[in-house]
RNA sequence: GAUGUCGGCCGGACGGUCGCGACACGGGUCUUCGGACGUCCGGUCGAGGAAAGUCCGGGCUCCGCAGGGCAGGCCGCCAGGUAACGCCUGGGCGUGGAUCCGCGCGUGGCGACACGAGCGGGUUCGCGACGGACAGUGCCACGGUGGCAGGGUAAACCCCGGCUGGAGCAAGGCCGAAUAGGCGGCGAGGGACGGCCCGUCCCGAUCAAGACGCCGCGGGUAGGCUGCUGGAGCGUGCGGGUGACCGUACGCCGAGAGGAAUGACCGUCCGCCACGUUCGCGUGGCGACAGGACCCGGCUUACAGGCCGGCAUCCAUC
Numbered sequence: 001g002a003u004g005u006c007g008g009c010c011g012g013a014c015g016g017u018c019g020c021g022a023c024a025c026g027g028g029u030c031u032u033c034g035g036a037c038g039u040c041c042g043g044u045c046g047a048g049g050a051a052a053g054u055c056c057g058g059g060c061u062c063c064g065c066a067g068g069g070c071a072g073g074c075c076g077c078c079a080g081g082u083a084a085c086g087c088c089u090g091g092g093c094g095u096g097g098a099u100c101c102g103c104g105c106g107u108g109g110c111g112a113c114a115c116g117a118g119c120g121g122g123u124u125c126g127c128g129a130c131g132g133a134c135a136g137u138g139c140c141a142c143g144g145u146g147g148c149a150g151g152g153u154a155a156a157c158c159c160c161g162g163c164u165g166g167a168g169c170a171a172g173g174c175c176g177a178a179u180a181g182g183c184g185g186c187g188a189g190g191g192a193c194g195g196c197c198c199g200u201c202c203c204g205a206u207c208a209a210g211a212c213g214c215c216g217c218g219g220g221u222a223g224g225c226u227g228c229u230g231g232a233g234c235g236u237g238c239g240g241g242u243g244a245c246c247g248u249a250c251g252c253c254g255a256g257a258g259g260a261a262u263g264a265c266c267g268u269c270c271g272c273c274a275c276g277u278u279c280g281c282g283u284g285g286c287g288a289c290a291g292g293a294c295c296c297g298g299c300u301u302a303c304a305g306g307c308c309g310g311c312a313u314c315c316a317u318c
Base pairs, nucleotide, nucleotide: 001314002313003312004311005310006309007308008307009306010305012269013268014267015266016265017264018263020046021045022044023043025042026041027040028037029036030035048289052300053299055298056297057296058295059294060168061167062166063165072164073163074162075161076160077091078090079089080088081087092130093128094127095126096125097124098123099122100121101120102119103118105116106115107114108113131159132158136157137156138153139152140151172226173225174224175223182217183216184215185214186213187212189203190202191201192200193199233252234251235250236249237248238247239246240245270287271286272285273284274283275282276281
């Protein structure tokens, strides 16, 4: 350097203009002095390695729960990591690929040797529901049939060991209208004549309930606040460990919204492709997969392009 294979990382950079969302940090406005206003200005911040599928495992919250057992469900080599796991790490066993070495065999050749299939071993990579078949039952194979003994089969029943309550942020907590309805209390006058009062006349009540009006109380709804993001957190150094990972010192704060903002354009550069080329470069196009909604750890799936490394074999040079 090439080929193959496995793994890790990045996943456009900088600047400008406009637009969008969040925050009350500074100024500003309003204020019942508690605060409110992002539809006043500035400032700060604004998706991912998978935010995805929602497949496993946790945190958190509510409900349930004396203790023990059965049933049901899930898991299953050994050891370790972890909050936990069906995840990860190391090792063993089995199996498949690549490659190297050795062995004997077959074919060709006078021969050196070449080719082919096979066995054993080394290195490396992938895969594995890898507890149990002298507990019992079933099924399969052998044998003409039956019994007994023996073989195989547990992603067949089963046996053994371990784990295991349910629902989910639309969890849960606080505040709470308008209208309607519920409960309680209070209320007797109205109309005609008339500009108004007195007055006259008419109707009704002076039982209860209902209806009507007013007041109060309580529940729910709309809505608001909270949960909400500073955490099994991230980065760097050092130490321990084969490793997963753990410990420690210092530094950092990086969306928290409500059906939901994170975009567009321009310039310079980067990468790729096409065309042209005077080999300096020029012109044009493209830059994937995809996007939070309580938060983490995994797995799986999607992904233009690029960087780095391990292992195996080969080539070149020293």